This is a predicted structure of a 177-nucleotide RNA (Lysine riboswitch aptamer) from Exobacillus caeni. The organism belongs to Exobacillus, within Bacteria. Its Rfam family is "Lysine riboswitch aptamer". Its family is annotated with lysine biosynthetic process in the Gene Ontology.
[in-house]
């Protein structure tokens, strides 16, 4: 020097990726409560179910009429932080939560462990008030990367295809010479 192996460190992909966020739109004249009519026995305890505990003919649910009249998830967002398996999503496991208690389901976060390079666009389906968004599965071109082929001869073309446990750089250890 090469070739090939080990843990770390440094970078790239671009409407990147997550957090947070003045303000905004919707959510909505919707849930509620208050009055009068009707009605005539059930009803609540913030996911369903059950157990307790409560309210009810001094009128339960449930509908109509008038007046009053919200909020949280989501979403857009000036700016600002953190970053490049960024992050999402399954599956298991612990711990906390869901206005009283079990069980079940849902969420939070943490650990292990699969998968997916990436953002669009089209569909399917969940979720969601949503025509907004979100997840996930498929299909489509396009990017980025490396491997091969082909042409071309410094960086660039053109095809195929393959995954982030990758890709690129300079260094360390080990072998080897």
């Nucleotide at each position: 020097a090469a070739u090939g192996g080990g843990g770390a460190u440094a970078g790239a992909g671009g409407c990147g990726c997550a957090a947070a966020g003045a303000g905004a739109a919707a959510a909505a004249g919707u849930a509620a409560a208050a009055u009068a009519u009707u009605g005539g026995a059930g009803c609540u305890u913030a996911a369903u179910g059950g157990a307790a505990a409560g309210c009810g003919a001094u009128g339960a649910a449930a509908a109509u009429a008038u007046u009053u009249g919200a909020a949280a998830g989501g979403u857009c967002a000036a700016u600002u932080u953190g970053c490049c398996g960024a992050a999402g999503c399954g599956a298991u496991c612990a711990u906390g939560g869901a206005a009283u208690c079990c069980a079940u389901u849902c969420u939070a976060u943490g650990g292990u462990u699969g998968c997916u390079g990436g953002g669009c666009u089209g569909u399917u389906g969940c979720c969601g008030a949503a025509c907004a968004g979100g997840c996930a599965g498929c299909a489509g071109a396009c990017u980025g990367u490396c491997a091969c082929c082909g042409a071309a001869a410094u960086a660039g073309c053109g095809g195929u295809g393959g995954a982030g446990u990758g890709c690129u750089a300079a260094a360390c250890c080990a072998a080897c010479u």